Notes
Model confidence (mean pLDDT): 82 of 100. SAM riboswitch aptamer (S box leader) from Nocardioides agariphilus, 122 nucleotides, folded computationally. Of the family's consensus pairs, 94% are formed in the model. Lineage of the source: Bacteria > Actinomycetes > Propionibacteriales > Nocardioidaceae > Nocardioides. Its Rfam family is "SAM riboswitch aptamer (S box leader)". Rfam describes the family as follows. The SAM riboswitch is found upstream of a number of genes which code for proteins involved in methionine or cysteine biosynthesis in Gram-positive bacteria. Gene Ontology term of the family: regulation of gene expression.

């Protein structure tokens, strides 16, 4: 700095410095002096990858063995306001207003597009 594959409707904050911005951008709508971002300490979620543990074939005198999945113990990321906060691009669908074959606003459904972690390989 880019490519590929997974998953993103759930979970899970306290205290110390500090002091004004945060939610990736953009457009909305929100969060914050009742303390944002941020840095440490502590704490929690979660189970993506290593280990480990149970565990079915499988082996078997016994001992062993692991695929799915299970625990959540160790390590090595992640997370810990709102669905990835919500849209936007393409399709379908329908409700309201206009009003001439279209516009406009409000939903819902699927699917890109971005981005976000992990995991692999360059």
């Nucleotide at each position: 700095u880019g490519c590929u594959c997974a998953u993103c409707g759930a979970g899970a904050g306290g205290g110390a410095c500090u002091g004004a911005g945060g939610g990736a951008a953009c457009g909305g709508c929100c969060c914050u002096g009742c303390g944002a971002a941020g840095u440490c300490c502590c704490g929690g979620c979660a189970a993506c990858c290593g280990g480990c543990u149970g565990c079915a074939a499988c082996a078997u005198c016994c001992a062993g063995g692991c695929a799915a999945c299970u625990g959540a113990c160790c390590g090595g990321u992640g997370c810990c306001a709102a669905u990835u906060c919500c849209g936007g691009c393409c399709c379908g669908c329908g409700g309201c207003g206009a009003g001439a074959g279209u516009c406009g606003u409000c939903a819902c459904g699927g699917g890109g597009a971005a981005g976000a972690u992990g995991a692999g390989g360059g």